[in-house]
This record gives sequence, C1' cells and structure tokens, in this order.
RNA sequence: GGUGGGGUGGCCGAGUGGUCGAAGGCGCCGGUCUUGAAAACCGGUAGACCCGUCAGGGUCUCGCGGGUUCGAAUCCCGCCCCCACCGCCA
Repeated sequence: GGUGGGGUGGCCGAGUGGUCGAAGGCGCCGGUCUUGAAAACCGGUAGACCCGUCAGGGUCUCGCGGGUUCGAAUCCCGCCCCCACCGCCA
C1' cells in the first nucleotide's frame, strides 16, 4: 500500500431507518437475608450543558466531520484508530 471485518455507557456486548441514549452480562450503589460477611434475590446505575430552592424538567452526544431522509447508532461519503490476511522495502 491492497482486501475484509470492526469502533456503542466504567468494562464486555446486542442493536429491522421510527418503539433507542440503547437489550443483556460484569462491575458499582442501595436494600432484603445474616451475629457479621459471602452467595442469592430485589431496585438503581452513561456523560456534558441549561432551567429549578428542592422534587424534577429540557437540549445535545453511538470514533471525528459531512450528506440522504419527515425521521439515522443503523444508509452514503471523507478522515482517524483497531484486528486479520495479502503485497512491498529492509
């Protein structure tokens, strides 16, 4: 350099153009249980910004930047990065 596959929350990982800022698992937080823990079970759990005394509400974000579309994590284009194979130089 070429071909193919991939990049999604703290981590792993699923994700028909609409029900998705997002299944499930791990982790973490709270609880039940226990003398106490572990295990098990139940509930919660992405970030930033804005409004609000609080409770709560709103907007944006799926590697980055564009595009298509009424609507994009999903389709298209460019770039960056990762993995595998092939090629080249040494």
Molecule: transfer RNA
Organism: Phycisphaeraceae bacterium